[in-house]
Model confidence (mean pLDDT): 89 of 100. The part of an RNA shown here (small-subunit ribosomal RNA, central domain) has 350 nucleotides and comes from a metagenome. The full RNA is in RNAcentral, with records from SILVA. Rfam family: Bacterial small subunit ribosomal RNA.

Context: one part of a larger RNA
């Protein structure tokens, strides 16, 4: 310093933007930095290797060789890299067009239901379980209509469907605004990948300070249940769960599979966009390009299984592992109002 790994055995950083570095398309023209040749210098001596010699031999020792893989210099090639210059258009982006979609903010609007409030009708029960009690009710509950208020979710549609970098997102409407598909090839001209450090976003649960609180419901408290029962069943119920602001920054943050490119038999479904042929047609059928499934082939794999959405054949760039425990911890740092979160050991031990 090379050799091996990462889907389930140890590893893919929750996800993006990106800085720095690492890598880079066709084709010309110099350059000659890396790169290669050649010559020249140097690269003590001993040692080690060969040949040949001297002690009887051998250790040991003289000689000469080679080697000394290297550095400098000087000529000297120009295909690869670099660097400089001028192009190119196939990577990239951007222009145009018509089309998808719970992507993301903000205001407003709806109906169903739940609960609680007034009234009406009506009378003894009602809820609840395995079975039952606690609780509710003649101060008239449960049922049923009316009116009326609150707050949270949005049933059917709904689909291994769609959108987004993940977290996620799902009633209707307007306003704001991001992105991707396709088709067109009009423009720029490599403007590209990836990305140590940064930054930013990051479910739920928690925390700060104000609002709201129907329902649901950690903690509690009662009824059961049990040998207990600090549980599972019931009956209530506070944080919370909602809403602004602000802070936490975690996950089975999972496809347990980083990202970008190329390549490498196929079948069948579905979304979105184009095209074709047919017609009255959006239908149906054929092709194309993206999404998103399912099945399988060579490969590949310890097997499971994967399998043009790769774990399969390469190339780039990053993260990552190195026996179990001890420990995802002490200790430092750095963050946080704390709760604790990133960093990250040893001893022992087996």
């Nucleotide at each position: 310093c090379u050799g091996g790994g990462c889907g389930u055995a140890a590893a893919g950083c929750g996800u993006g933007c990106g800085u720095a570095g690492g890598c880079g398309g066709c084709a010309c023209u110099g350059u000659g930095u890396g790169u290669u040749g050649a010559a020249c210098g140097u690269g003590a001596a001993a040692g080690c290797c060969c040949a040949c010699g001297g002690c009887c031999c051998a250790a040991c020792c003289g000689u000469g060789g080679a080697a000394u893989u290297g550095c400098a210099u000087u000529c000297a090639a120009a295909a690869c890299u670099g660097c400089a210059g001028a192009g190119c258009u196939u990577g990239a982006g951007u222009g145009c067009a018509g089309g998808a979609g719970g992507g993301g903010a903000g205001a407003g609007c709806g109906g169903a239901a739940u609960u609680c409030u007034a009234g009406g009708u009506g009378u003894a029960g009602c809820g609840g379980u395995g079975a039952a009690a606690u609780g509710c009710g003649u101060u008239g509950a449960u049922a049923u209509c009316u009116a009326g208020a609150a707050g949270a979710a949005c049933a059917c549609c709904g689909g291994c469907g769609g959108c987004g970098a993940a977290g996620g997102c799902g009633g209707c409407u307007c306003u704001c605004u991001g992105g991707a598909a396709u088709g067109u090839c009009a423009c720029u001209g490599a403007c590209g990948c990836u990305g140590a450090g940064g930054c930013a976003c990051g479910a739920a649960a928690g925390c700060u300070g104000g609002g709201g609180g129907a329902g649901c419901a950690a903690a509690c408290a009662g009824g059961a249940u049990u040998a207990g029962a600090u549980a599972c069943c019931c009956u209530g119920g506070u944080a919370g769960u909602c809403c602004c602001a602000g802070c936490c920054g975690u996950a089975a943050a999972c496809g347990g599979u980083g990202c970008g490119c190329a390549c490498u038999u196929g079948g069948u479904g579905u979304g979105g966009c184009g095209g074709g042929a047919a017609u009255u047609g959006a239908c149906c059928c054929c092709c194309g390009c993206c999404g998103u499934g399912c099945c399988g082939g060579a490969g590949c794999u310890a097997a499971c299984g994967c399998a043009u959405u790769a774990a399969g054949u390469g190339c780039g760039c990053c993260g990552c592992c190195u026996g179990g425990g001890g420990a995802g911890u002490a200790c430092g740092g750095c963050c946080g109002c704390a709760a604790g979160g990133c960093u990250a050991a040893a001893a022992c031990u087996c």